[in-house]
RNA sequence: AUUCGAAAAGGGCAAAUCCGUUGAAAGACGGAGACGCAAAACCACGGGUCUAAAGCCGACAGGUUAGGACAGCCGGGUUGCCGAA
Numbered sequence: 001a002u003u004c005g006a007a008a009a010g011g012g013c014a015a016a017u018c019c020g021u022u023g024a025a026a027g028a029c030g031g032a033g034a035c036g037c038a039a040a041a042c043c044a045c046g047g048g049u050c051u052a053a054a055g056c057c058g059a060c061a062g063g064u065u066a067g068g069a070c071a072g073c074c075g076g077g078u079u080g081c082c083g084a085a
Stems, first nucleotide, its partner, number of pairs: 002085004012037002017032006035072001041078003045075003048070003055064003
């Protein structure tokens, strides 16, 4: 440096659910909690998914739409602990 994660050590993160805060919502954040994770660290670049406040259409009902979200959906990019070959 490259590939890999069988065994090991020290650790790390934290799904569902519950409580609180926040947001129109999806969701996010904090606490409790652990289903899992070797990038479950970071980036919405491609695909995908979720929401639809404002806008637009509509007589209403409703429809449509991302400048809103999801990195723990897949791919890609950047960085990185320990160990093995």